[in-house]
Context: one part of a larger RNA
RNA sequence: UUGGGCCUAAAGCGGCCGUAGCCGGCCCGGUAAGUCCUCGCUGAAAUCCUCGGGCUCAACCCGAGGGCGGGCGGGGAUACUGUCGGGCUAGAGGGCGGGAGAGGCCGGGGGUAGUCCCGGGGUAGGGGCGAAAUCCGAUAAUCCCGGGAGGACCACCAGUGGCGAAGGCGCCCGGCUGGAACGCGCCUGACGGUGAGGGCCGAAAGCCGGGGGAGCGAACCGGAUUAGAUACCCGGGUAGUCCCGGCUGUAAACGAUGCGGGCUAGGUGUUGGGCGGACUUAGGGUCCGCCCAGUGCCGCAGGGAAGCCGUUAAGCCCGCCGCCUGGGGAGUACGGCCGCAAGGCUGAAACUU
Numbered sequence: 001u002u003g004g005g006c007c008u009a010a011a012g013c014g015g016c017c018g019u020a021g022c023c024g025g026c027c028c029g030g031u032a033a034g035u036c037c038u039c040g041c042u043g044a045a046a047u048c049c050u051c052g053g054g055c056u057c058a059a060c061c062c063g064a065g066g067g068c069g070g071g072c073g074g075g076g077a078u079a080c081u082g083u084c085g086g087g088c089u090a091g092a093g094g095g096c097g098g099g100a101g102a103g104g105c106c107g108g109g110g111g112u113a114g115u116c117c118c119g120g121g122g123u124a125g126g127g128g129c130g131a132a133a134u135c136c137g138a139u140a141a142u143c144c145c146g147g148g149a150g151g152a153c154c155a156c157c158a159g160u161g162g163c164g165a166a167g168g169c170g171c172c173c174g175g176c177u178g179g180a181a182c183g184c185g186c187c188u189g190a191c192g193g194u195g196a197g198g199g200c201c202g203a204a205a206g207c208c209g210g211g212g213g214a215g216c217g218a219a220c221c222g223g224a225u226u227a228g229a230u231a232c233c234c235g236g237g238u239a240g241u242c243c244c245g246g247c248u249g250u251a252a253a254c255g256a257u258g259c260g261g262g263c264u265a266g267g268u269g270u271u272g273g274g275c276g277g278a279c280u281u282a283g284g285g286u287c288c289g290c291c292c293a294g295u296g297c298c299g300c301a302g303g304g305a306a307g308c309c310g311u312u313a314a315g316c317c318c319g320c321c322g323c324c325u326g327g328g329g330a331g332u333a334c335g336g337c338c339g340c341a342a343g344g345c346u347g348a349a350a351c352u353u
Stems, first nucleotide, its partner, number of pairs: 003325004007307002012321001014201004021194003025088007033081002035077008048066007091191001092188003095184003103177007110154002115149007125136002162169002206247006215241002220236004258320006266298014302309002326353003335346004
């Protein structure tokens, strides 16, 4: 390389949108580019293959046939692909309807605890640990009562629950706004799938400018522990954690499982919607059954090296993209692009085993 693979062995881009490209539902007709058949010309000879023959054999040589993957042109076929035209509604989109939701952005409001300050009461300790000490306290602490300040957070409800493409989203109210499911089957009529480049989003930490700072708390300083203790435990504590604007673009960004579609036993729970039935304190209430969509568990077939997966596939197929190819060197060096920097993306080799 052919291939074989990508949950855990190497391997799914962190996620989405989308350009080119690749792929594309049902029916009819035209065309005949691909495709198939046929004919002609060409494809020099040598070389190659088969058979026969000649040098004692062979190499070599001679003869015949085949082949020379191909090219051009004529005629014909029309199932499939392409293309053009027409039609359709099962894909996709739209409309209408009532519901669900921590989906997003902005604004406003509220609350408990802890911390700090002030006032009152009160006295000798408090705090902390395995045990202690550092530490706080007579300038009155800890504790109790009242008042105030400020910042962060949002217990219970809470779920094996919901929403979002992912990151992620949880007090209450309002404004603006995105998406999905379900029901009707009213409209459009293949408008679709994927997606190299590209664009946008992207936890935490970090960076720049400005604000804020209660609690927590890298670094740092102490106290312990210990052989040591640059740790685990304890007392402090700066960045940071929070807000506004800008940057960074990473992660065990995980379901370690790319996206879309079709097909292939069931059982059970749960969320949203719809339909039917029973009850009803009459409330969009409770219960039962069925259907659609989501989300869990268990399992048949099947798959798998096994663990396990199993209609939410890791089963059976199709389309498209990304990625892997022994370990180390190394996600390093060099170069390029990006970044204020930190660094990110791309990404080797010698050598070694």